[in-house]
Context: one part of a larger RNA
RNA sequence: UUGGGUCUAAAGCGUUCGUAGCCGGUUUAGUGAGUCUUCUGUGAAAUUUAACAGAAAACUGUUAAGAGUGCAGGAGAUACUACUAAACUUGGGACUGGAAGGAGUUAAGGGUACUCCAGGGGUAGUGGUGAAAUGCUCUAAUCCUUGGGGGACCACCUGUGGCGAAGGCGCUUAACUAGUACAGAUUCGACGGUGAGGAACGAAAGCUGGGGGAGCGACACGGAUUAGAUACCCGUUUAGUCCCAGCCGUAAACGCUGUCUGCUUGGUAUUAGAGAUCUCUUGGGGAUUUCUAGUGCCGAAGGGAAGCCGUUAAGCAGACCACCUGGGGAGUACGAUCGCAAGAUUGAAACUU
Numbered sequence: 001u002u003g004g005g006u007c008u009a010a011a012g013c014g015u016u017c018g019u020a021g022c023c024g025g026u027u028u029a030g031u032g033a034g035u036c037u038u039c040u041g042u043g044a045a046a047u048u049u050a051a052c053a054g055a056a057a058a059c060u061g062u063u064a065a066g067a068g069u070g071c072a073g074g075a076g077a078u079a080c081u082a083c084u085a086a087a088c089u090u091g092g093g094a095c096u097g098g099a100a101g102g103a104g105u106u107a108a109g110g111g112u113a114c115u116c117c118a119g120g121g122g123u124a125g126u127g128g129u130g131a132a133a134u135g136c137u138c139u140a141a142u143c144c145u146u147g148g149g150g151g152a153c154c155a156c157c158u159g160u161g162g163c164g165a166a167g168g169c170g171c172u173u174a175a176c177u178a179g180u181a182c183a184g185a186u187u188c189g190a191c192g193g194u195g196a197g198g199a200a201c202g203a204a205a206g207c208u209g210g211g212g213g214a215g216c217g218a219c220a221c222g223g224a225u226u227a228g229a230u231a232c233c234c235g236u237u238u239a240g241u242c243c244c245a246g247c248c249g250u251a252a253a254c255g256c257u258g259u260c261u262g263c264u265u266g267g268u269a270u271u272a273g274a275g276a277u278c279u280c281u282u283g284g285g286g287a288u289u290u291c292u293a294g295u296g297c298c299g300a301a302g303g304g305a306a307g308c309c310g311u312u313a314a315g316c317a318g319a320c321c322a323c324c325u326g327g328g329g330a331g332u333a334c335g336a337u338c339g340c341a342a343g344a345u346u347g348a349a350a351c352u353u
C1' cells in the first nucleotide's frame, strides 16, 4: 500500500531469447466501440434544503427543490484512443562495400620451461630456512652434456587497448559458425519496445562413467615454530586441476547501478570506420581536422544525506519488467519442484528486541 524507494542505508533476476499481457512513429479516408454533448425513462421511502400549516423550538403534515456521482434507450460531435482501408520513411530489419577483433567450434603444427628414462663426464654432498630438521644421495645424487618419452601451459608483444549477452576469451595456421561498428543515390515498410510464466547459456568447486596425470596441490603423513600449533614456514603427497560424454545451476555471477527510447554546456585521451586538407621515404606511410560508433579521465547545469554521478547520468521525461518495507529468529522449518548426491529454487511462524 491511490504513498515512497532499489550505486554505498532493505531492495535490479547472473545473462540473453521469447509466449501471454502492457505500451507503441508520420499522413489520409471511413466506422463511431471507448470519449464528449443533449433528450427521455428509471434511480422507493425515511434522510437534506426552502416555503406554508398545526399557538410550535423540537416534532408532524403539505408542496417544491436538491442529491442519489448510476443504469437503459434515442439524437448528435469526431480532436484523442481503438478498429478497417490506403500510403509514407525517420524506428526496425534485409542487402552491398571495404575494414577491426584474445568472439565461438573443430583439426593440424610449434615454442620455452618442467619432470622422468637412457648414455657420457664428474665426486661428496645436495636441498631447504629467519635458523634448522625431516627428505634425497657412494645401488653415484646435486652439477655439465647428448638423445628419447610425457603432460600441462602459451613469456615478450600486453595497453585506462580489443571482442563477447553474460559467464568469459591471449602461441601459429586452416576450415566452419556468429555478432558489432562505419559507409551507401540499394531494398522491405512500423514488421517495434518490454516481457509474468517458459527456454537456452552460465566461473570455480563438486558429482557419474571412461581416459590422462608433468607441475601445482585441499585431505593426509612427517619436520620445525610454539606454553600449545589440529596453523602460518619446510619435505612428501591423495582427490582435484587436463581430455571426452553427462549432471550440478551457484559466486563480492559487481559498474554492488534492469532493458529500451528521447532531451540537456563542454574539454581531453584512446580504439574502429568514413570524409576533407597538407606532406614525402609512394606504402597497408605520416600530420592536421570533421562526422559516426565504442572505451577512459576531468568537469557546466542539474541531482544527491554525503561520498560522488554528471551525453557511457545516479540530470530531465516516457514504456515495460523485477524487487524492498526495522534487527534477530532465517535464507532456517514445513510443504512442493528439480538433482545420483552435495544441494538448489520457492519460503514462513512462534518467540525475542
Base pairs, nucleotide, nucleotide: 004324005323006322007307008306012321014201015200016199017198021194022193023192025088026087027086028085029084030083031082033081034080035077036076037075038074039073040072041071042070048065049064050063051062052061053060054059091191092188093187094186095184096183097182103177104176105175106174107173108172109171110154111153114150115149116148117147118146119145120144121143125136126135162169163168206247207246208245209244210243211242215241216240220236221235222234223233258320259319260318261317262316263315266298267297268296269295270294271293272292273291274290275289276288277287278286279285302309303308326353327352328351335346336345337344338343
Molecule: small-subunit ribosomal RNA, central domain
Organism: Nanobdellati archaeon